[in-house]
The prediction has a mean pLDDT of 80. This is a predicted structure of a 76-nucleotide RNA (c-di-GMP-I-GGC riboswitch aptamer).
RNA sequence: CAAGAAAAAGCCAAACCAGCCGAAAGGCAGGGACGGAAAGCCACGGGUUUUAAAUAAGACAGCCGGGUUGCCUUGA
Numbered sequence: 001c002a003a004g005a006a007a008a009a010g011c012c013a014a015a016c017c018a019g020c021c022g023a024a025a026g027g028c029a030g031g032g033a034c035g036g037a038a039a040g041c042c043a044c045g046g047g048u049u050u051u052a053a054a055u056a057a058g059a060c061a062g063c064c065g066g067g068u069u070g071c072c073u074u075g076a
Stems, first nucleotide, its partner, number of pairs: 001075004011036002016031002019028003034062001040068003044065003047060005
């Protein structure tokens, strides 16, 4: 620098359950594991989504792209 076939140290944790916050989308922490090679972080582009419909204010990074940092393995 490139790649993620196999393996592996460690990591995260969908649905669902019960608690708290929120008008909602949704968030936080516990249990739980469907999955993930960035399922770490950033709403920049697209997309989805909530609201009292609106040149507004929010949500989703586990929808895709982009940016940025990083583990393991393999190859050069």